The part of an RNA shown here (large-subunit ribosomal RNA, domain II) has 717 nucleotides and comes from Micromonospora taraxaci. It matches the Rfam family "Bacterial large subunit ribosomal RNA". Its family is annotated with ribosome and structural constituent of ribosome in the Gene Ontology. The prediction has a mean pLDDT of 82. The organism belongs to Micromonospora, within Bacteria. The full RNA is in RNAcentral, with records from ENA.

Context: one part of a larger RNA
């Protein structure tokens, strides 16, 4: 890991609502028990209905408040229930399974290992050499020194013996804590055998929360025990119809839960829904505005202050300071509004639509972590696949097709079939289905096929302003002069450091000078003007499409790729094409609706209507008929038929029991091979092996009823 096989909504309660079905029906029914065995008999206590009000005494079609006969609340003016069975869900109980860590009882453990007790054992071999003692010295005695002996001491060195400091190996190990080489105690608080002895909120602890049998912030074993888990996993056959929700408020709430919203199933209601026209309404939001609240710029004007003259004081004179108020002119604004849209929303009308529209009651859920995009806002930094509102849409629960790929973007909403048709976004050189289409431009940058301020005689269009055959613009030729080196300044300043003025004259034309250039001056050019030339040329603006601005890590890597260039790029136009599960066609199922038609049984409940009954209650019961309403089966025609949580339905297999009705040693189940069937769980004829003793169908009824998952058990391999 894989195969087999086991594995999860039961099951009790004369519990509770609701639905279904049945019995009896203004009643329905029994409970314990009894007789007894016959799924018989009895047994009416009690309960549910038949009358409510009211806290209650209590009254009663009324009662209760209240003084009140008023109002006003809750009722009645007539009804259908009760007991079974089955089904849904619910309470209660382990209540679909499995999972805690842990609480609490009673016991069981110190053969491990901690501590203490009693009794034993054990510690080669070397070294050091304390006290005391003796002899000597010494001293008044001492003290003290010196040799000797002497054998202390948690003394030294190192085996046994304990110990674990450090390092490799080892790490599905030789081993659930070791081995290898090193290291530390080794006569001491030493080591050690056997024997006892403390025991679980207890024990021992030179103290590490350590040990207490590979367990220890509270041991292990069994019971309470199926503790409890608002949390994880799991949760078993099909087929049809519908089909949500991540939201509001409230929560020791915040990944739980309650209403309520949004689903679905049944009942009722009967177009009330929803779209559009029209018609009437609230509103202050986008804008705008500046009237008002506030902010906030410049002028004018100037109340005040500030400076300066003047001055005993008061006043006075001034002012390139500051400046309230007024006032002119241009501005902001969610918590401003003199104004004020469209959109939305409200109601009222008339059409349209007739749909799994509205709505109201009851069964049953899920939902109550949402995600993107557009838009309209807050927060942030007018960051963020960002967070929080609202709006709409998609994903969630949505498959196709497009965007290379690519939940949430564009198309489009998959019931089945088909080698059949037309579209949608989207494309039409090739990959890769379909145009290397037609026309008229633009693009040269592989722009296209990534980005800003900013910058450029890039290049195409438009306007508008000059100048131009009385000859422009560019080139070339020639001129570009005198007063004058202007004045001042300066060492010099001569057109050209620098200040000032910037005139007249000669002229086709020439500035008291456009730049280079000198120490100053020269020189060289410009402006301007003459030829030569022969038609255009310059300046502004707006458009379109390019250009620099532009650097990142595996590999080209910023069209999916190949290659594109009058394009296979951009723009217009305009013709054909492909392209999906979309929409046609043809054929099938299945839902549901509405007609039509057929058929059967009538239980409750209403409505009419024939007879008869009792009797006056203005009704009450018994019958005939029939109608409404429920079911079913076919034909026809509409319209549907993506789908998670989830609801609602019809079904398909296992076992077992009752009836019925087959089969089986002439071979039954079960298995295996061939074959057909049906939308599907699944079924089945013939036949052939094998197996060797019970099995099938119909119709009810009951369950230990369906496995691919749970780090699910148990077994094999």
């Nucleotide at each position: 890991g894989c195969c087999u096989g086991c594995g999860a909504g039961u099951u009790a309660g004369u519990g509770g609502c609701a639905u279904g079905u049945g019995g009896c029906g203004a009643g329905g029914u029994u409970a314990a028990c009894c007789c007894g065995u016959g799924u018989g008999g009895g047994g009416g206590a009690g309960c549910c209905g038949u009358a409510g009000c009211g806290a209650a005494a209590g009254c009663g079609a009324g009662u209760c408040u209240g003084a009140a006969u008023a109002g006003g609340g809750c009722g009645a003016u007539u009804c259908a229930g009760u007991c079974g069975c089955g089904u849904g869900u619910c309470c209660u109980a382990g209540a679909c399974c499995c999972g805690a860590a842990g609480c609490g009882g009673a016991g069981u453990g110190a053969u491990c290992u901690a501590g203490c007790c009693a009794u034993g054992g054990g510690c080669a071999g070397g070294c050091u050499g304390a006290a005391g003692c003796g002899c000597g010295g010494g001293u008044a005695a001492g003290a003290c020194c010196g040799c000797g002996u002497g054998g202390a001491g948690g003394g030294c060195c190192g085996a046994a013996c304990c110990c674990a400091c450090c390092a490799a190996u080892g790490u599905u190990g030789a081993a659930a804590a070791a081995u290898u080489g090193g290291g530390g105690g080794a006569u001491g608080a030493c080591c050690u055998g056997u024997g006892g002895u403390u025991a679980g909120g207890g024990g021992u602890g030179a103290a590490a929360g350590g040990c207490c049998a590979a367990u220890c912030a509270a041991a292990c074993u069994c019971c309470g025990u199926g503790a409890u888990a608002g949390c994880u996993g799991g949760u078993u056959c099909u087929c049809c119809c519908c089909g949500a929700a991540a939201u509001g408020c409230a929560u020791u709430u915040a990944g739980g839960u309650g209403c309520a919203g949004c689903g679905u199933c049944g009942c009722g209601u009967g177009u009330u829904u929803c779209u559009u026209g029209c018609c009437g309404g609230a509103g202050g939001u986008a804008g705008a505005g500046c009237a008002c609240u506030g902010g906030a710029u410049g002028g004018u004007c100037u109340a005040g202050g500030g400076g300066g003259c003047c001055c005993a004081c008061a006043a006075g004179c001034u002012u390139a300071c500051c400046g309230a108020a007024a006032u002119c002119a241009g501005c902001c604004a969610a918590a401003c509004u003199c104004c004020g849209a469209a959109u939305g929303c409200c109601g009222g009308u008339a059409a349209g639509u007739g749909a799994g529209a509205g709505c109201g009651c009851g069964g049953c859920a899920g939902u109550g972590a949402g995600a993107c995009u557009g838009c309209g806002g807050g927060g942030g930094a007018u960051a963020a696949g960002c967070u929080u509102c609202g709006u709409a849409g998609u994903c969630g629960a949505g498959a196709g097709g497009g965007a290379a790929a690519c939940a949430g973007c564009c198309c489009a909403g998959a019931u089945c079939a088909c080698c059949a048709g037309c579209u949608a976004a989207g494309g039409c050189c090739c990959c890769u289905a379909a145009g290397c289409g037609u026309g008229u431009g633009c693009u040269a940058a592989g722009u296209g096929g990534a980005a800003a301020a900013g910058g450029a005689u890039g290049u195409g269009g438009g306007g508008u302003c000059g100048c131009a055959u009385a000859g422009a613009c560019a080139a070339c030729c020639a001129g570009g002069a005198g007063g004058u080196u202007g004045g001042c300044u300066u060492a010099g300043a001569a057109g050209c450091a620098g200040c000032c003025a910037c005139c007249c004259u000669u002229u086709a034309a020439a500035g008291a000078g456009u730049g280079c250039g000198u120490a100053a001056u020269a020189g060289c050019u410009c402006a301007c003007u003459g030829g030569u030339c022969a038609a255009g040329u310059g300046g502004u603006u707006c458009c379109g499409c390019g250009c620099c601005g532009a650097c990142a890590a595996u590999g080209u890597a910023g069209c999916g790729g190949g290659g594109c260039u009058c394009a296979a790029g951009c723009a217009c136009a305009c013709c054909g094409c492909c392209g999906a599960a979309g929409c046609u066609g043809u054929g099938g199922c299945a839902u549901u609706c509405a007609c039509a038609u057929u058929u059967u049984a009538u239980c409750c409940u209403c409505g009419c209507u024939u007879g008869g009954a009792c009797u006056u209650g203005a009704u009450u019961c018994c019958u005939u008929g029939u109608g409404c309403a429920g079911g079913u089966g076919u034909g026809u025609g509409g319209a549907u038929g993506g789908g998670u949580a989830g609801g609602g339905g019809a079904g398909c297999g296992u076992c077992g029991u009752g009836c019925c009705g087959c089969g089986a040693g002439u071979g039954a189940a079960g298995c295996a091979g061939c074959g057909g069937g049906g939308u599907g769980a699944c079924c089945c004829a013939g036949u052939u092996g094998u197996g060797g003793a019970c099995g099938c169908g119909g119709c009810a009824c009951g369950a230990g009823u369906g496995a691919g998952a749970a780090u699910g058990c148990a077994g094999g391999c």